[in-house]
RNA sequence: AACGAACGCUGGCGGUGUGCUUAAUACAUGCAAGUCGUACGAGAAAGUCUGACUUCGGUUGGGCGAGAAGUUGGGGCGGUAAAGUGGCGAACGGGUGAGUAACACGUGGAUAACUUGCCCCUGAAUCUGGGAUAAUCAACCGAAAGGAGGUCUAAUACCGGAUAACACCGCCGGGUGGCAUCACUGGGCGGUCAAAGGCGGGCAGCCAUUGGCCAAUCUGCUGUUAGGGGAUGAGCCCGCGUCCCAUUAGCUUGUUGGUAGGGUAAUGGCCUACCAAGGCAACGAUGGGUAGCCGGCCUGAGAGGGUGAUCGGCCACACUGGGACUGAGAUACGGCCCAGACUCCUACGGGAGGCAGCAGUAGGGAAUAUUGCGCAAUGGACGAAAGUCUGACGCAGCAACGCCGCGUGGAUGAUGAAGCAUCUUGGUGUGUAAAAUCCUGUCAGUGGGGAAGAAACGUAUUGGUAGUAACUGACCAGUGCCUGACGGUACCCACAGAGGAAGUCCCGGCUAACUCCGUGCCAGCAGCCGCGGUAAUACGGGGGGGACAAGCGUUGUUCGGAUUUACUGGGCGUAAAGGGCGCGUAGGCGGACCCUCAAGUCGGAUGUGAAAACUGGCAGCUUAACUGCCAGCCUGCAUCCGAUACUGUAGGUCUUGAGUGCAGAAGAGGAAAGCGGAAUUCCAGGUGUAGCGGUGAAAUGCGUAGAUAUCUGGAAGAACACCAGCAGCGAAGGCGGCUUUCUGGUCUGACACUGACGCUAAAGCGCGAAGGCUUGGGUAGCAAACAGGAUUAGAUACCCUGGUAGUCCAAGCGGUAAACGAUGGGUACUAGCUGUCGGGGGUGUCGAUUCCCUCGGUGGCGCAGCUAACGCAUUAAGUAUCCCGCCUGGGGAGUACGGUCGCAAGGCUGAAACUCAAAGGAAUUGACGGGGGCCCGCACAAGCGGUGGAUUAUGUGGUUUAAUUCGAAGCAACGCGAAGAACCUUACCUGGGUUUGACAUAUACGGGACAGCUUCAGAGAUGGAGUGUCCACUUCGGUGGUCCGUAUACAGGUGCUGCAUGGCUGUCGUCAGCUCGUGCCGUGAGGUGUUGGGUUAAGUCCCGCAACGAGCGCAACCCUUGUCCAUAGUUGCCAUCAGGUUAUGCUGGGGACUCUAUGGAGACUGCCGGUGACAAGCCGGAGGAAGGUGGGGAUGACGUCAAGUCCUCAUGGCCCUUACACCCAGGGCUACACACGUACUACAAUGGCCGGUACAGAAGGUUGCAAUACCGCGAGGUGGAGCCAAUCCCCAAAACCGGCCUCAGUUCAGAUUGGAGUCUGCAACUCGACUCCAUGAAGGAGGAAUCGCUAGUAAUCGCUGAUCAGCAGGCAGCGGUGAAUACGUUCCCGGGCCUUGUACACACCGCCCGUCAAGCCAUGGAAGUUGGGAGCACCCGAAAUCGCCUACCUAACCGCAAGGAAGGUGGCGCCUAAGGUGAUACCGACAACUGGGGCU
Repeated sequence: AACGAACGCUGGCGGUGUGCUUAAUACAUGCAAGUCGUACGAGAAAGUCUGACUUCGGUUGGGCGAGAAGUUGGGGCGGUAAAGUGGCGAACGGGUGAGUAACACGUGGAUAACUUGCCCCUGAAUCUGGGAUAAUCAACCGAAAGGAGGUCUAAUACCGGAUAACACCGCCGGGUGGCAUCACUGGGCGGUCAAAGGCGGGCAGCCAUUGGCCAAUCUGCUGUUAGGGGAUGAGCCCGCGUCCCAUUAGCUUGUUGGUAGGGUAAUGGCCUACCAAGGCAACGAUGGGUAGCCGGCCUGAGAGGGUGAUCGGCCACACUGGGACUGAGAUACGGCCCAGACUCCUACGGGAGGCAGCAGUAGGGAAUAUUGCGCAAUGGACGAAAGUCUGACGCAGCAACGCCGCGUGGAUGAUGAAGCAUCUUGGUGUGUAAAAUCCUGUCAGUGGGGAAGAAACGUAUUGGUAGUAACUGACCAGUGCCUGACGGUACCCACAGAGGAAGUCCCGGCUAACUCCGUGCCAGCAGCCGCGGUAAUACGGGGGGGACAAGCGUUGUUCGGAUUUACUGGGCGUAAAGGGCGCGUAGGCGGACCCUCAAGUCGGAUGUGAAAACUGGCAGCUUAACUGCCAGCCUGCAUCCGAUACUGUAGGUCUUGAGUGCAGAAGAGGAAAGCGGAAUUCCAGGUGUAGCGGUGAAAUGCGUAGAUAUCUGGAAGAACACCAGCAGCGAAGGCGGCUUUCUGGUCUGACACUGACGCUAAAGCGCGAAGGCUUGGGUAGCAAACAGGAUUAGAUACCCUGGUAGUCCAAGCGGUAAACGAUGGGUACUAGCUGUCGGGGGUGUCGAUUCCCUCGGUGGCGCAGCUAACGCAUUAAGUAUCCCGCCUGGGGAGUACGGUCGCAAGGCUGAAACUCAAAGGAAUUGACGGGGGCCCGCACAAGCGGUGGAUUAUGUGGUUUAAUUCGAAGCAACGCGAAGAACCUUACCUGGGUUUGACAUAUACGGGACAGCUUCAGAGAUGGAGUGUCCACUUCGGUGGUCCGUAUACAGGUGCUGCAUGGCUGUCGUCAGCUCGUGCCGUGAGGUGUUGGGUUAAGUCCCGCAACGAGCGCAACCCUUGUCCAUAGUUGCCAUCAGGUUAUGCUGGGGACUCUAUGGAGACUGCCGGUGACAAGCCGGAGGAAGGUGGGGAUGACGUCAAGUCCUCAUGGCCCUUACACCCAGGGCUACACACGUACUACAAUGGCCGGUACAGAAGGUUGCAAUACCGCGAGGUGGAGCCAAUCCCCAAAACCGGCCUCAGUUCAGAUUGGAGUCUGCAACUCGACUCCAUGAAGGAGGAAUCGCUAGUAAUCGCUGAUCAGCAGGCAGCGGUGAAUACGUUCCCGGGCCUUGUACACACCGCCCGUCAAGCCAUGGAAGUUGGGAGCACCCGAAAUCGCCUACCUAACCGCAAGGAAGGUGGCGCCUAAGGUGAUACCGACAACUGGGGCU
């Protein structure tokens, strides 16, 4: 895009088309083929008129009906319906598509092999006789259908005779032409064959009223017969075209041909007899499946593909099968005979039937209409005609089934109404949409008018034409009359009134159209991708929007897109795809020149290519659809004429393709025979002694019965080191010691010869590694299977010790490989450079080598070109050409079935169901690797000290609980949020209370403060009572503010979502990386830069480079510390001067020093030497307080982890609102069989205790730090000088000196517990810290494992601060004392750069294989059961044709007759439908059981 459609929702009108695609299933009922009286004989009834009779019911006769009337003396004429004889038709029209793969159809020929009723033309004829028969009548059989015999009768029925040729046949003989048989046409002779009448009209005559009847005869029309011609229709034959399967490869006996005969309208094995043995087939026979074919229709740019409804042509069929008759025509839809199935009737004896005609019914189905009207038109049959018949046809009815047209209103209309939706709370959308105002009047409705389709025929009448003696008739022309189913329809007019007339699908992308709510991987959607797990533009609903519109969607089907079967127009190195290789048949293709023909090819002409359709133009319906006219088209086929370049045919010639000969050459080419040495093993002997062997390490194994080792001799089999080389040979597989014999191919050179002999290659034939099989040998080594030993969780493996087939030979079989260059073969052409093998030539040379050219192989690199890229590139995967093979998504599956080959194993050929939305190639970036290279880091190593064991503290898990609030979860949660839970905090629990609220803002109203203080109740919150009672301005009215109460908006939430978020933070990681612009490269992803060579802590720097620059990071700038200088000296300092004290910078004073705190200096690889590439840099040195980043800190790139946090804060959404909010008391967060993390203290003598003596830094201090003094054993108390601080206060411990303890659960360790206290605080019970006395647990250095640290570091010692009323073993800081070690980068962990592989990309915590278990699905095998079609053999054999026979019968002819001829009945035979039997093959269905496969 389309449809004969169906389904869902919806539905106003008209026009025009279309309408059982399924059950060729079965059919009730009606209709669908009759007609002719001008072929023929006969001839009712109802009704009506009338007569007679009458029992008044009827019976019976006659007339009409049936042209009454009419004519008539009589006879006769005139004849309805139904039936009959006869003629024509019924073979058309209409239906259907079962069968058919075929001369069925299409197209073009042929018929010299034929026929053709009716029709047209033409010229002849139509003479003369005869015998029957139906109807009818009467009688009979039968239920019926129907039938038999008897008696009449007619014909255009039937038959005989005559006549006849231009017909047919035979004979004789001639001409012309052709295509082989032959055709056409003259002549002569002989033979044979025909008929039918009917209806009119004249004239004579007769009767007579105008008129009527009619012989002979004339004439018209029509029919009949035999010819000739035409037209039309049919038959038969031929060329070409016409579906799928080769898992159908051979088929055929009337088969193929001939001769003779039969048969037909006609050719022919169409049939029969005989003879011959042919015919068809890979260019697809035979078989199987499917199917009516075509014009056309749908689609497509076309070529094609699909289809064969309606309309048209042809064919086939008519319940199924067989058969003939009649006829011009049938093997006959509404005819016959037979058989079968089915249905119906029956008196059971027997009969009837065939809707795939039109309606209609049942059934089937997703699904397809009225038992309508009419012959008015068109067409058909019959008829002389009128006319009759016609379910053909014309119309109407039903159906949105299709196409086309029209309408459902138009204009104005903003308060941008209401409602609804949304909402950022201002608003926005629906939306000029509505309402409202003004109009219009299509369609539908009502009323009125009203066509065309109709012209013929006929009839009446007028006129004319030809012929005739003449008229009528016939024919022609004119006029009048007659005929409409549709239908009072189309169309027109009028009327009223916007009144009666819009839906469907969609809105994530493709694809035009977006929001809210609900739902929460549920419900659901879905054409593909995919949506849905609490913010869904994708589900459902609402609003809004988009598309189409009386329809819109869905489903189905076809073509397109799809160049995705590629003719137009594809491919095969790696994506699917080159046969393992050769030889070679058919086939396809084929060198140069000349000539021939004209098959292909090209041009012209002719015929045909039906109509319709299609395209263009024009025209008719108001338009369109629809219809008509004209033209084109119909791309084809055939014939004729012409052309001859190319292909082809025939002939001739040629040498360049191909081949032969000659001379040389290389070679693991092949086959056979023989020979050789090294090695291995075995055997024998000698020497010799304890191990050998084997492995990562071992063990099994061998060995004191003498191994291994070594020497000598012997045996056997297999393989041939070095040479050896991307060297050689071969078609491939493959080929390797030497010699000989036989043998294939290749290369080079120069000439001679043949003369296209060529290339390719289905089928076929041959070769074909390893392994395997058969038979017979052989067997040293090696070695499947097997055994043992190891390894391992296991180890049916890898490793080891053994070891049989096999490996070897001969003869066979097998026929496969990653049989690979994953690249078929041939020919030609298209830049080069270089290596190598085998020839030839040239130059040069004394010669060889070298050098140059060339032919043939074999490699590397590389341009153009090609390629998806990788890559290929004269050995093409380039450019062309010829031939063959092969491919068409993945899996199922190289499986199943079948066939074929094989001894077997198995090979070759080779599907489908089902299932998935991918499978795959090349390249890119990452990530990863028990890949590689380089390099870092307390990463390892080297060290020091810990953790893990104990007690306790603290955090976590778990458990418990009314609650033990919540969060944090590997590193990167766990002394974390928490810089400090007794109340508070507090979020949790229990209980008691409050509801505009503890807190904010706004408005309105009311009030006058509120707070505070006192008191009562209560656990308290809270409540009651008392006391208390506002500020500013002012025009003195009030206004504003503040507070309280009431009310309304609202507050409030540590409720949920860190996976909706902001901000902040952790981590990789202070790792050296991460990017950009422009350029360049690539089809692209992307690359380059950023890689490389060095170097660095560093992408730090240097050099190089299709890159050149730049940014964020690194470094530096900042702070601190280390040295010096300057400045400034109080509260700090005190060298010098002075004073004073027991003593003390205590005082005057001083700035020197320390220090304080400001500013500077200093360090930059700057200098020297070496090294390095003349670099960057590195190493060493000097100087210096400090040296190569001096130490420390702050500083954290692009990003990763949906990392952490909604309980800091902020915030979207959701949720609660007398509660999930707020207040209060008490409790809990402090629980405790247990597990883990982090710490403290220890286990002691480098120690503990006692006494004594020193030395810090940095902080802090008025709700504070607190001295001296006094009290207390002590915590502490009393008291308070001083200090808002360089001023006062708080301040060290280890260390050092002396003493005691002496290795023990201790004078270690201090848990726990009892008692007594101190301090803070409203309050230390749950639940604080500290002190004293007493108690004195575990613990004796900590398993596996694991952590920190590289110098003022670890270790060790104390001090301070924040938080804080109090509470520090935690955290953040401070100083004191103060080490050891680093060979080095193999390994563990983490990281950086380069490179490599990848089937990973959620990225190795990835991906993924097979069994097993479970469910579902399709399928193979299978004992068997069952069905189908086709064939074969045999039996039986209806009807019918044909043939034969002559038993019986018989009108026409012959015959005097008998009889004959001829016909019929009957019988027999051939053939044969249906049926039966048998065996076989094939195709299905089902199936216990069984095999694998797919999905989950």